[in-house]
Small-subunit ribosomal RNA from a metagenome, 1518 nucleotides, folded computationally. Model confidence (mean pLDDT): 82 of 100.
RNA sequence: AGAGUUUGAUCCUGGCUCAGAACGAACGCUGGCGGCAUGGCUAAGACAUGCAAGUCGAACGGACUAUAUGAUUGGGUAACCGAAAUUAUAGUUAGUGGCGUAAGGGUGCGGAAUGAAUAGGUGAUGUACCUCAAACUUCAGAAUAGCGUCUGGAUGCUUGCAUCCUGCCGAAAGGGGCGGUAAUACUGAAUAAUAUCACUUGCUUAAUUGCUUGUGAUCAAAGAUUUAUCGGUUUGAGAGCAGCCUAUUUCCUAUCAGCUUGUUGGUGAGGUAAUGGCUCACCAAGGCAGCGACGGGUAGCGGGACUGAGAGGUUGGCCCGCCACAUUGGGACUGAGACACUGCCCAGACCCCCACGGGGGGCUGCAGUAACGAAUAUUGCACAAUGAACGAAAGUUUGAUGCAGCAAUGCCGCGUGUAGGAUGAAGCCCCUCGGGGUGUAAACUACUGUCAGGGGUCAGAAAGUGCGCUUCGGCGUAUUGAUCAACCCCAGAGGAAGCAACGGCUAACUUCGUGCCAGCAGCCGCGGUAAUACGAAGGUUGCAAGCGUUGUUCGGAAUCACUGGGCUUAAAGCGCGCGUAGGCGGAAUUCCAAGUGUCUUGUGAAAGCCCCCGGCUUAACCGGGGAAUUGCUCGGCAAACUGGAAUUCUUGAGACAAGUAGGGGUACAUGGAACUCUUAGUGGAGCGGUGGAAUGCGUAGAUAUUAAGAGGAACGCCAAUGGUGAAGACAGUGUACUGGGCUUGUUCUGACGCUGAGGUGCGAAAGCGUGGGGAGCGAACGGGAUUAGAUACCCCGGUAGUCCACGCCGUAAACGAUGUCUACUAGGUUGUGGGGAUUCUGACAUUUUCACAGCCGAAGCAAAAGUGUUAAGUAGACCGCCUGGGGAGUACGGUCGCAAGGCUAAAACUCAAAGGAAUUGACGGGGGCUCACACAAGCGGUGGAGCAUGUGGAUUAAUUCGAAACAACGCGCAGAACCUUACCUGGGUUUGACAUGUUUGGAUGCCUAUCUGGAAACAGAGUCGGCUGCCUUUCGGGGUGAAACUUACACAGGUGCUGCAUGGCUGUCGUCAGCUCGUGUCGUGAGAUGUCGGGUUAAGUCCUUUAACGAGCGAAACCCUUGCCGUUAGUUGCCAGCGAGUAAUGUCGGGGACUCUAGCGGGACUGCCGGUGUUAAACCGGAGGAAGGUGGGGAUGACGUCAAGUCCUCAUGGCCUUUAUGCCCAGGGCUUCACACGUGCUACAAUGGUAACUACAGAGCGAUGCGAGACCGCGAGGUGGAGCAAAUCGCAAAAAAGUUGCCUCAGUUCGGAUUGUAGGCUGUCAACUCGCCUACAUGAAGUUGGAAUCGCUAGUAAUCGCGUAUCAGCUAUGAGGCGGUGAAUGUGUUCCUGAGCCUUGUACACACCGCCCGUCAAGUGAUGGGAGCCGGGAGUACCCGAAGUCGGAUUGCUAACUUUUCGAAGAGGCGUCUGCCGACGGUAAGUUCGGUGACUGGCACUAAGUCGUAACAAGGUA
Repeated sequence: AGAGUUUGAUCCUGGCUCAGAACGAACGCUGGCGGCAUGGCUAAGACAUGCAAGUCGAACGGACUAUAUGAUUGGGUAACCGAAAUUAUAGUUAGUGGCGUAAGGGUGCGGAAUGAAUAGGUGAUGUACCUCAAACUUCAGAAUAGCGUCUGGAUGCUUGCAUCCUGCCGAAAGGGGCGGUAAUACUGAAUAAUAUCACUUGCUUAAUUGCUUGUGAUCAAAGAUUUAUCGGUUUGAGAGCAGCCUAUUUCCUAUCAGCUUGUUGGUGAGGUAAUGGCUCACCAAGGCAGCGACGGGUAGCGGGACUGAGAGGUUGGCCCGCCACAUUGGGACUGAGACACUGCCCAGACCCCCACGGGGGGCUGCAGUAACGAAUAUUGCACAAUGAACGAAAGUUUGAUGCAGCAAUGCCGCGUGUAGGAUGAAGCCCCUCGGGGUGUAAACUACUGUCAGGGGUCAGAAAGUGCGCUUCGGCGUAUUGAUCAACCCCAGAGGAAGCAACGGCUAACUUCGUGCCAGCAGCCGCGGUAAUACGAAGGUUGCAAGCGUUGUUCGGAAUCACUGGGCUUAAAGCGCGCGUAGGCGGAAUUCCAAGUGUCUUGUGAAAGCCCCCGGCUUAACCGGGGAAUUGCUCGGCAAACUGGAAUUCUUGAGACAAGUAGGGGUACAUGGAACUCUUAGUGGAGCGGUGGAAUGCGUAGAUAUUAAGAGGAACGCCAAUGGUGAAGACAGUGUACUGGGCUUGUUCUGACGCUGAGGUGCGAAAGCGUGGGGAGCGAACGGGAUUAGAUACCCCGGUAGUCCACGCCGUAAACGAUGUCUACUAGGUUGUGGGGAUUCUGACAUUUUCACAGCCGAAGCAAAAGUGUUAAGUAGACCGCCUGGGGAGUACGGUCGCAAGGCUAAAACUCAAAGGAAUUGACGGGGGCUCACACAAGCGGUGGAGCAUGUGGAUUAAUUCGAAACAACGCGCAGAACCUUACCUGGGUUUGACAUGUUUGGAUGCCUAUCUGGAAACAGAGUCGGCUGCCUUUCGGGGUGAAACUUACACAGGUGCUGCAUGGCUGUCGUCAGCUCGUGUCGUGAGAUGUCGGGUUAAGUCCUUUAACGAGCGAAACCCUUGCCGUUAGUUGCCAGCGAGUAAUGUCGGGGACUCUAGCGGGACUGCCGGUGUUAAACCGGAGGAAGGUGGGGAUGACGUCAAGUCCUCAUGGCCUUUAUGCCCAGGGCUUCACACGUGCUACAAUGGUAACUACAGAGCGAUGCGAGACCGCGAGGUGGAGCAAAUCGCAAAAAAGUUGCCUCAGUUCGGAUUGUAGGCUGUCAACUCGCCUACAUGAAGUUGGAAUCGCUAGUAAUCGCGUAUCAGCUAUGAGGCGGUGAAUGUGUUCCUGAGCCUUGUACACACCGCCCGUCAAGUGAUGGGAGCCGGGAGUACCCGAAGUCGGAUUGCUAACUUUUCGAAGAGGCGUCUGCCGACGGUAAGUUCGGUGACUGGCACUAAGUCGUAACAAGGUA
C1' cells in the first nucleotide's frame, strides 16, 4: 500500500466481499514447562452453610480463676489435715461507657441531569479523628444496666450444707415484678473570651453576610494511672474531607412543535450548616422554545482502552477518580458525617421456624449452591508483609490485603535436542516404468544437559517489635514466613507437536474415490465420468503449545468527505418568483480589543501512552526521572484581518429625465375565411370511407351546387434559426387601464446589497363544484372491420370534456434533465433592440459601443458524450438535494383537499449487482450502394402414373450400424444369393483366427494318401512314403535349440461406449472477397486508423485523395487440359508426289509434304487507334488476329463458423468385457410392407412409333483377359480359337441423323408394368427366400400432372448413344467419364432468397431460435390493514391512608430542675388523641408501546406450469 466481483471487452459511478489489528470471549482439534496478568458480559433473578467489624480492664461497678495474705474457725493427743472473711498481685470478660461500624469490599438498577468532565465561585457553609496556637479543667446531685431475688423435687449426710434434675411468664424470640449499685453514662450550678446575639466605630470590596472598635446579654468541661503522661472543655488557624452555586461540553429521534401554575419574578415568614419556590401567605404575569423547549427511546460518567498516517470512529471489563444502588417502595432516628449493604420503623412480594398464640430473614462482601446461559474458578492458607479499626502499649480483629488452587483466557520466555551421517535403506506416494518425492529426514556414530524428575544446600522477600544498655547518635540480645524464589549434585535423548490451508484474491499440487449425487463456499464460484475447488492419501505452505472457526469493534471505506465527495446524462437543482430569521457583504480614516496572534499565571490527580535510566538470567512485568496531556484559565502586549463605534466616499444598488422595441397582463368592442345546422332553389343516384371493405347517409331527394339566415370555436398568409415574460405561458384587429426591460444623460440618495430555512404568491393539461355555452374535435360507450382472439391500432357514430364566469386542485420529461447572484478567462460568425464616429447633410457603406438571442470553436474541464464569456472553465456568497438495486415515493402517523389525491416519509425481507458513457460484433417487419440463374425473360423438369433406388414408419428372432433443414434420404455401399456381415437362431472353442516375450517337453513337426461321427466348424482313429534347421565331424557321432509344434504365464482380441475427451480426413458458408500483422499516429481505455472517401473491377483488382507507411494469408498469376502457328521426331499412325501390286483396302517399296502422335517453343499484353475519365486506374467502340479484355474448362478453398460429420476406414485417451461384448461354423436376416417422403428411369406419343437400307465419334478397357472370321440357335447364347500384354489384334454395332415404306390421333403398331410358359449364362457348393438375360404369350396405370418447387446464360440447356471402376454374376435406370446433334431468353434490379461494404438504432453478446412484461396457479418468507383479545410504560382526576417528621390537644404516667405549707404544684418528658403531607392499594376516562387475531392487501424469492406478447430495432400503432 491494495485486491476480487456488473461487461464479449473498456472507462466511470456504485455497492458487496477479502487481506490487518484487537477481545473479560465462546466452540472444534490438540496440548510439555515457567513468569506476569485476567476470569458470571446472561437472571440488580433466588440462596443452604461458614466466614467478611470490632476493639478498649490505662473509663466503670461486678462476676470468675490463680497465687499470696490470713481475722475467724472445724477435726485431731500432737505432728498435721481442712474451711475461710479481708487485703494484695496476675489474668479472663457478660454488662454500662468510649471510639469505630458513613471507611474498606460489591454492583451498574436508576438517572440525559439534583450526574460527569473542565474552569471558577462560596462576601451563602460545615467538619469527629490529625497538626499548630491561646485559655480553662471548679462545685454538686439523681438514676440505671450488670447483680441478687421472685420455684419445686430427689439423694446424701457433718441438719444446714453439698450434689443432681428443674427454674416468674413464653414453644421460641423475648419479656416482667421487687431490691439495691458504679463511671470519662446522665443532670444542675459557677466562671470565661476577639465565641454567639443586639446596637455601634473605622477600613476594604463589584457586593448591605469580609475585617475591625466599643457597650450589653448568653454559653463549657472528666477524669485515668506505674506522677510522667494521656484524656476533657472553649476559641482561632491549618490540612484533609464534605455541602451548595455558576459557565462550557455531554447519545438518537421533528413520523415529538409548542411547553409551563410553585409555573417565572417580587415582598414577608418558615426551614437548613448554608443560598434558593426548598416550603408557605400575598402580589404581579411571567418563564422556556427552530442555537430544538416539551415528549419518546437508549445509556452510569471520566482518566483511559482498541483502531487509525492523522482527523476521527467504537468502547468504558480489569486499575484509579466521581456518582448511583443495597429484596421492592416509603420514612425518619442516632451521629462530625447516613436518610445508613451485614442499624431502626412501616407497607408489599418471597422464603424459613412454630406448641398456631407468634417470631425470624435479606451474598449487587469472600468462598459456595441450584437456575439461566455459548460461557466464567476453591465452601483453600495467613494476618508474615502493606493498609484499616480500637488500644498508652503488648496486642486483637480484618474473605481489605498477601499468597496458594482451577482455566492455554491473554501477554511474554524456554524446551521437545546438537553435530556428523547416502547403498540417497525400508515403508508410503507419483511415474513417460527410465525414474522422482518424502530425504540428512531415519537408522547409525559422536556429543550436550535447558525444562520436567530425584537428592541436598539455603545467606532473599524482615522493615520491625519486646527486653537490656546508652555518650540519645545508636548498640546488644531474643523473636516474627501463609507463600515463593535462589544455589549445588545425580541420571540419561531419555518424558514433551499439533492445527489450518493448498482454484483466484493468497504462500502452497498431484493421485484415487464420487458423478449437479454426496458435499464445499468469505466474495467470485466449484460438483452433470478425466474435479489442483467435494472426500481420502502422499506432498507442500503457513503458524506453532497452540491452530482454526464464530461473534464484536476500528481499519481498508475519500462508502457521510472538517482534514477529504458530489448533483447535464451514473443517486442528486425545490416548477417559478417575492420575502422573514439566519449566513455573507464595496472604498477611505480614527478609536475599542470580542474573535485573532504572541508572551505569561494556575490547572490539566495518580496509573496508562512515549523517551531515558534501572531491577527480576531475558522478555512480559515492575521501579525512578522526563516529556506529553493539542484543553480550560489569570494577566500583559500587538492592531494587519474579521467584528463593534464614529465620520466620509461613489464604483454596487436605487431614483430622475429623454428616447425606444415587444404575441408582457386585464377588460371591452369588432372582423373575415372555414365548418356545421336551418330554409328555399337547381339536380337525380349515389355519397362517404379504406390496404381492401363494411357499418353509416341517400328517391321521405343525399353527395354536389346557388342564395339567405343562425351558431360556436380557432385566428391562414405576415412568421423567423424572430420577440415578450420569473416560470407556467403569450399571436386576427381596435380602444382603455397597467407591469417590466433596454439605450442615452451622469442630475440625486449614499452600501440602501446578495442569498434565503420556515412563510407567502403564481403555477400546463387532466380533474372537481355552481351557473352558462356547445360549431368542430372527442375519453367512456355503440356499431363495422382486422384477427386464433382484438375489451386495440383502421372506419362510421358519439356523451363527459374541450369554451366562458367564479371557486378548488397544485401536479408534468413543470427540461437547458444544468438553483440564484458577482467577478475574471482566445476568437470567428449570425439575428433582434438601441447609441456613437467617419462623409457638408441624408441614404448606403465602414467602424465602434451596450443589452438580448443562436451557431462554430482556443485554453481549461469532463468517465466519456460533450461544454466552452448564455461554462459543465477559474474563484467567491447563500440555499436546496444525494449516499447500492428492489421493497417504495409504498405502509403507518401527521397535515392540506369536496373528492380524486398532494406534501412529509420508513422498516422487515431480498439481490450482488442495478447504472452511465463509449467500443467491437450480431440483429432490425432501419437507410444507402453492390453482387449472384436471386428474381425477371426463356428452355426443360419434379410434384399426378408404373417401376427402380434410398429414407421414415410399421413388422420381425434379426430386419446390423451410422447420416437428419440448406449442408441426411441412387448418402458410407466403385456393386448383401454363401463370403462380405458388424445382426438373429443353433452348434463349437478358450493363450485363442493374429503379435511379442519368457517357460516346459523332447525330437518332434510338416506334406501327401485313408477311415468314423457331423449341417459344417470341429472332434476322434490311424499307417506307407517324402522333407526336417545351424555348428562341428575322424561321417560312428557330439553340441545347440534358431524355425515349426507343444505346456504354462504375461497377454492377445472387441465394427463394445464416449465424434461433447481427441488426431487425421471431410461437408458448409464460399471461389464469397474477405481475414490479419509490424511500425507510426489518435484515444485514459476497449479500440480506431491502415481496410474509410471519390472512381473502377469478377476481386481489399487497380488508381486517386489521405496520419498513415509497408507487409502477410486469400483474389490474380504460376500448374493441367482445350483452341492457332512454328520447330524436332516419324512407329504400330499418315499417304501429296514417285514406283509396285490387288476384286478391294498405305497392301508393299518408299516419303515427312499433310492429318495425327508428343516433346520443345511462339502467341494475348488493354499492346495499337478513337472517345469518356482527375494528367489516373479503368470503361466503351474499332482495327488486326485462330483466339480480346481472367479466351473455355479443371485442380487450387484465407482467418474462421456450425461442441457440423466420422471412435464402423485409420490412429488414439478414458471406461467396459476376458470359457465372452473375443474366435470358428451352418441356416436365416440386412431384399419384409397397410402407408409417407426424397432422388431417378420409362412414358403418356405423329418434332412420334415401326421396318428396311446408308453414314459420321471420342475416350477407354483387355492375359484366371479381350476374343475376330467361320458354323449352330428366332434369341440370350453355344462350338471353336486366328490375332493381341495392344496408335498394330479384339471389345466395337455408335445412336440420334439421312433415305424409303407403313401406322393417322385411338388407351392406339403409344406405353410397357404385371403374370404365365420355355430357355440361356455365371458360380470351387448353391439362383427357394434372393441374380441377370432371351423367346413366345399377357398388355396395368398413364392422354402432360393441384398447392408448391428444381436446374440452366453457349458448344450451355435439351436430346442421342459409347466406354470405365466395383465385379464370378448382377439389382447400374446409380456414380464417374466420352463424344454426336444442338437451341431460346436476358443486357434490367421494383420484389423473393442469399451475400459483401458503409451508415443508423439497440435494454441483444448462448448474440432475434435474443432479451423480456403482467395476470392466473403452486410453495416459502417477512410485512400493512383488521371485529377484537392480552400485556407493559408514563401520567391525570378522585378514594383509602401505614410508618414517620412537623403542628395542635391531653382528664393517663413521670427520679434529677423551680416553688413549697412537704400534702403537693409547675416546667419538661413519656404515652395517648388529632390535623397537613404521605408509600402501597383501589376506582375512572384517556394516552403510548408491544404481542396475538378469523379474514384481507400488496411485496420478495423459488431449472424447465397457464394465457397472451407490453418494452428493447421504426419492436412491427415511435